This is a predicted structure of a 76-nucleotide RNA (transfer RNA) from a Deltaproteobacteria bacterium. Rfam family: tRNA. It is annotated as a transfer RNA. The source organism's lineage runs through Bacteria, Pseudomonadati, Myxococcota and Myxococcia. The RNAcentral record of the sequence draws on ENA.
């Protein structure tokens, strides 16, 4: 250089083009407890990597770019 996979909450991952993007875990608050852990309840937490395009509607489809990983050359 070329080809492929992936990028979504702090972390690990879901989400068939269609209601307000969810789950587990973690953090926080409360209950329980002598105090903790465990357990239970609740709340918070998201420019869906960036920019454009298609569409009535995009996390999802298309284009370019960025990042990570995998595969694979040629020349020297």
């Nucleotide at each position: 250089g070329c080809g492929g996979u992936a990028g979504u909450a702090g972390c690990u991952c879901a989400a068939u083009g269609g209601a307000u993007a969810g789950a587990g875990u973690g953090c926080c608050u409360g209950a329980c407890u002598a105090c903790g852990a465990a357990u239970c309840a609740g709340a918070a937490g998201g420019u869906u990597g960036a920019a454009g395009g298609u569409u009535c509607g995009a996390g999802u489809c298309c284009u370019u770019c960025c990042u990570a990983c995998c595969g694979u050359g040629c020349c020297a």
Background
Model confidence (mean pLDDT): 80 of 100.